This is a predicted structure of a 92-nucleotide RNA (c-di-GMP-I-GGC riboswitch aptamer) from a Gemmatimonadota bacterium. The prediction has a mean pLDDT of 87. Of the family's consensus pairs, 95% are formed in the model. Lineage of the source: Bacteria > Pseudomonadati > Gemmatimonadota. Its Rfam family is "c-di-GMP-I-GGC riboswitch aptamer". Gene Ontology term of the family: cyclic-di-GMP binding. It was read from a public genome assembly, where an Rfam model found it.

RNA sequence: CACGACAAAGGCAAACCCGCUGAAAGGCGGGGACGCAAAACCACGAGGCUAAAGCGCGAAAAGUUCGCGCCAUGCUAGUCGGGCUUCCGAAU
Numbered sequence: 001c002a003c004g005a006c007a008a009a010g011g012c013a014a015a016c017c018c019g020c021u022g023a024a025a026g027g028c029g030g031g032g033a034c035g036c037a038a039a040a041c042c043a044c045g046a047g048g049c050u051a052a053a054g055c056g057c058g059a060a061a062a063g064u065u066c067g068c069g070c071c072a073u074g075c076u077a078g079u080c081g082g083g084c085u086u087c088c089g090a091a092u
Base pairs, nucleotide, nucleotide: 002092003089004088011036012035016031017030018029019028020027021026034078041083042082044081045080046079047076048075049074054070055069056068057067058066059065060064
């Protein structure tokens, strides 16, 4: 360095509930543990989620409203790859 023990010491925290925030996806805080050896950090590539704004179509009847489709500049690092930092040390 690779690797990852029914090791030791610690760490994080899915679903769900409550509060705040956001158009939404989602995020943050508290509770809670399904899991995690990078489940620390970075949206660079692929995927996924959302669609306010924008564009297109349609309807109502109107100076707007509603529905549908497309779309990321929004999000996801607990989808995968990549980058970067890193605790411990059995076996190999």